[in-house]
């Protein structure tokens, strides 16, 4: 230089066909327990990398940029 994949919650990741974003772990509160651990229940937490386009509606489709990983050179 060029091609491909990816960027979504504190972390690891889902979200397939466009219809108002979820899981596990972690955090906080409560139950149980003499206490802790374990376990059970609940709560908070992401304007989805940035800008633009399409659409009644975009995490998703299109364009550009940016960052990370990989292939080729």
């Nucleotide at each position: 230089g060029u091609c491909c994949a990816g960027g979504u919650a504190g972390c690891u990741c889902a979200g397939u066909u466009g219809g108002u974003a979820g899981a596990g772990c972690a955090u906080c509160a409560g139950g149980c327990u003499u206490u802790u651990a374990a376990u059970c229940u609940g709560a908070g937490g992401a304007u989805c990398c940035a800008g633009g386009a399409u659409u009644c509606a975009a995490a998703a489709c299109c364009c550009u940029g940016u960052c990370u990983g990989g292939g080729c050179a």

RNAcentral holds the sequence, with entries from Rfam. Transfer RNA from Gopherus agassizii, 73 nucleotides, folded computationally. The coordinates come from a structure-prediction model, not an experiment, and the mean pLDDT is 81. Rfam family: tRNA. Rfam's curators write: Transfer RNA (tRNA) molecules are approximately 80 nucleotides in length. Rfam links the family to the GO term triplet codon-amino acid adaptor activity.